The prediction has a mean pLDDT of 82. This is a predicted structure of a 75-nucleotide RNA (transfer RNA) from a Desulfovibrionales bacterium.

Parts: sequence; C1' cells; structure tokens
RNA sequence: AGGCGUGUAGCUCAGUGGGAGAGCACCUGCUUGACGUGCAGGGGGUCAGGAGUUCAACUCUCCUCACGCCUACCA
Repeated sequence: AGGCGUGUAGCUCAGUGGGAGAGCACCUGCUUGACGUGCAGGGGGUCAGGAGUUCAACUCUCCUCACGCCUACCA
C1' cells in the first nucleotide's frame, strides 16, 4: 500500500429495506426473619462517524475511523 471481516444497551450477541430486540447485568415491587432463588414491572441506544440511493436504511452504495486476519513492498 492492497484485499477480506468485524463495529447494534454496561457485557455477549440476534436482527440483512418498513415495530431496534434477546440473554445476563442494573432499578422497583411481591415473596423471605435476612440474603439468595422465584414472580411481576421498569430504565438504559448518535445501530462507529459522514455523505448518497430510496416514499422509507442497522440493512444497499461511497468515503473516513478503530480492531482483527491475509497479501505485497521496504535491508
């Protein structure tokens, strides 16, 4: 320098054009003598950033950034 992949809640991840979600974690209530377990409810998101296409973008296209892998160059 080039190619490929990944980036979504605090963590691990799903979602691949039309409702942003799950598990764990966190908060509240019930339950308990207390803790834990269990049950019910709740909060939390710049979908890495920007631009474009589209009636509509996490999703498609382009650029940038971070990380990983591969290739090349460099004595």
Rfam family: tRNA. Gene Ontology term of the family: triplet codon-amino acid adaptor activity. By type it is a transfer RNA. The RNAcentral record of the sequence draws on ENA.